The part of an RNA shown here (large-subunit ribosomal RNA, domain VI) has 250 nucleotides and comes from Candidatus Woesebacteria bacterium GW2011_GWB1_39_10.
Its Rfam family is "Bacterial large subunit ribosomal RNA".
The full RNA is in RNAcentral, with records from ENA and SILVA.
Context: one part of a larger RNA
């Protein structure tokens, strides 16, 4: 110095009380609850989850059978992890200060009354500036704070030193390369880079699916059962150097 936000309604209580013949019906304070906007988040509730399971249909393929794959909008359905979202959850739009506006005052004279004003002083609005949230030192008057370097080497010149001039090496740190993802359109940010769990794979583990195949037994058959809570398995969480973050150079 700049942006944002600033919203509203309904119901109790006071109280059927001031008020008023009556009918009728407050302020002021406190409580409580929508509505309408916003932010984060994803633990719950659902959606999507086209690299996850399981079911079926037609058709081809793997020489049959069995059992698998291709395609047909992921073929069609039934479910569903992280991820991402809303219908889901939390917060927020809230008090408070300060100066005023229309306007109410105090004390007061010009003008021996009167008068908020002429000197003086008070109150007073969803408004104004603060309070709240983001951006903001290119703020060139470039801001604070902690913390590491800030070293030496060769030639030269003169005025002979803690000098000048060229040139070289080099500290702190960076950057280039690599492996990634709480980040991403390139960039850029942010981890890591063997003194290492970065990412991948293996194991485990959560979670999904929902009972594999294969044998065996009932059943003429479709099919049931048992072996089996069984096979499978994406992005999650952990453990492990098994591959890859070589060597390096500015």
């Nucleotide at each position: 110095g700049g942006a944002g936000a600033g919203c509203u309604g309904g119901g109790g209580a006071c109280a059927g009380u001031a008020c008023g013949a009556g009918a009728g019906g407050a302020c002021c304070u406190c409580c409580c609850u929508g509505g309408g906007g916003g932010a984060a988040u994803c633990c719950c509730u659902g959606g999507u989850g086209u690299g996850c399971c399981g079911g079926u249909u037609a058709u081809a393929g793997c020489g049959u059978c069995a059992g698998c794959u291709g395609u047909a909008a992921c073929g069609c359905c039934g479910g569903g992890u992280a991820g991402c979202u809303a219908c889901a959850u939390u917060c927020c739009c809230a008090a408070c200060g300060g100066a005023u506006a229309a306007c109410c005052g105090c004390u007061g004279a010009a003008a021996g009354c009167a008068u908020c004003u002429a000197a003086g002083u008070g109150g007073g609005a969803a408004g104004c500036c603060g309070c709240c949230u983001c951006c903001g030192a290119g703020a060139u008057u470039a801001g604070g704070a902690u913390u590491c370097c800030u070293u030496c080497c060769u030639g030269a010149a003169c005025u002979u030193g803690u000098u000048u001039c060229a040139g070289g090496a080099g500290c702190a740190g960076a950057c280039c390369c690599c492996c990634g993802a709480c980040a991403g359109a390139a960039u850029a940010u942010c981890g890591g880079g063997u003194u290492a769990a970065u990412c991948g794979g293996u194991u485990a583990g959560c979670g999904c699916u929902g009972g594999a195949a294969g044998u065996c037994c009932c059943g003429u058959a479709a099919g049931g059962g048992a072996u089996u809570a069984a096979g499978g398995c994406u992005a999650c969480u952990a453990a492990u150097g098994c591959g890859a973050a070589u060597u390096g150079g500015u």